A computed fold for a 358-nucleotide RNA from a Desulfobulbaceae bacterium, annotated as Bacterial RNase P class A.
The sequence was found by an Rfam model in a public genome assembly.

RNA sequence: AGGAGUGGGCGCAUGGUCGCUGUCCGCCUUCGGGCGGGCAGAGGAAAGUCCGAACACCGCAGGGCAAGGUGGUUCGUAACACGAACUGGGGGCAACCCUAAGGAAAGUGCCACAGAAAAUAUACCGCCGGGCAACCGGUAAGGGUGAAAAGGCGAGGUAAGAGCUCACCGCCUUCAUGGUGACAUGGAGGGCAUGGCAAACCCCACCUGGUGCAAGACCAAAUAGGGAAACGUUUGAGGGCGGCUCGUCCGAGGUUUCCGGGUAGGUUGCUAGAGGCGCCGGGCGACCGGCGUCCCAGUUAAAUGAUCAUGGCCCGCUUCGGCGGGUACAGAAUUCGGCUUAUAGCCCACUCCUUUUU
Numbered sequence: 001a002g003g004a005g006u007g008g009g010c011g012c013a014u015g016g017u018c019g020c021u022g023u024c025c026g027c028c029u030u031c032g033g034g035c036g037g038g039c040a041g042a043g044g045a046a047a048g049u050c051c052g053a054a055c056a057c058c059g060c061a062g063g064g065c066a067a068g069g070u071g072g073u074u075c076g077u078a079a080c081a082c083g084a085a086c087u088g089g090g091g092g093c094a095a096c097c098c099u100a101a102g103g104a105a106a107g108u109g110c111c112a113c114a115g116a117a118a119a120u121a122u123a124c125c126g127c128c129g130g131g132c133a134a135c136c137g138g139u140a141a142g143g144g145u146g147a148a149a150a151g152g153c154g155a156g157g158u159a160a161g162a163g164c165u166c167a168c169c170g171c172c173u174u175c176a177u178g179g180u181g182a183c184a185u186g187g188a189g190g191g192c193a194u195g196g197c198a199a200a201c202c203c204c205a206c207c208u209g210g211u212g213c214a215a216g217a218c219c220a221a222a223u224a225g226g227g228a229a230a231c232g233u234u235u236g237a238g239g240g241c242g243g244c245u246c247g248u249c250c251g252a253g254g255u256u257u258c259c260g261g262g263u264a265g266g267u268u269g270c271u272a273g274a275g276g277c278g279c280c281g282g283g284c285g286a287c288c289g290g291c292g293u294c295c296c297a298g299u300u301a302a303a304u305g306a307u308c309a310u311g312g313c314c315c316g317c318u319u320c321g322g323c324g325g326g327u328a329c330a331g332a333a334u335u336c337g338g339c340u341u342a343u344a345g346c347c348c349a350c351u352c353c354u355u356u357u358u
Base pairs, nucleotide, nucleotide: 001354002353003352004351005350006349007348008347009346010345012311013310014309015308016307017306018305020041021040022039023038024037025036026035027034028033043329047340048339050338051337052336053335054334055212056211057210058209067208068207069206070205071204072086073085074084075083076082087101088099089098090097091096102203103202107201108200109197110196111195124143125142126139127138128137129136130135151169152168154166155165156164170192171190172189173188174187175186176185177184178183216268217267218266219265226259227258228257229256230255231254233253238250239249240248241247275294276293277292278291279290280289281288282287312327313326314325315324316323317322
């Protein structure tokens, strides 16, 4: 100098004018509010609503089944499907990146086409032996098919071959050592049994009640309907007791008063929180602890805007004086922790590779 990798940060600024929402103070008020002033007023993702929680209501003896989810290990966390560190596997010269990574010797199932054969077998071409030949026997080294072909490779061996035998690698069994662990390393034994697929059923281990702030709580109009009490009508509908009458009891419709549910509407939940920032300490790290300090939107058809000026930054043109254009993605709605996705233009730190110079 060029090309890469990882992590972190910013993401327009200031001022004027006119408005909007909340709150505090003062004044006025017909008590509904109005006026003036001060202060505060979107994000790194406020987004998707994909996970996990808080909170609220409903449900719930206990156990099991079913259904769904998660799936290397150990930590972190309120919790997680999230994060950190590590292990195994894969990619890259490297920094580094990716990984849904339990079980295929519990059982069932599937493996298109091609191919002899797709899993307990088999032989198309070939090779070897016999035979005149047809054909019979041996074989799986070589060829061919396929995404995948019954350990790989070399040597010995053989009629040709073959774990048939041996070395190395792989695999299985077992032991030792190291590690909290996933696992790693080494020794001994076995001649190979066990093809692949579990984001096929399934098995194993662990986890899981439902609904969401339109949760829920409180206040509460008009209209309609419900309940209670008192009054009232005596030519009071009707009903109970009774065989009938008398009697007695209840009592609709009416008036007045009271009570309660619920709708509109209002208040609350509602923003002080697993909170932000700084310093110190512990930890490889995610993260945790201590001290100090700060208060930082709360709308309800939904405020956070419009416009002007100046200055940044970027792009184009340029007579180098300037001129013109642009400034992303997006926008709170109960709150919090994550994940994912969108994002113009930049900044910082560390690391790797190649080449050159000193």

Rfam family: Bacterial RNase P class A. Gene Ontology terms of the family: dimeric ribonuclease P complex, ribonuclease P activity and tRNA processing. Rfam classes the family as a ribozyme. The coordinates come from a structure-prediction model, not an experiment, and the mean pLDDT is 77.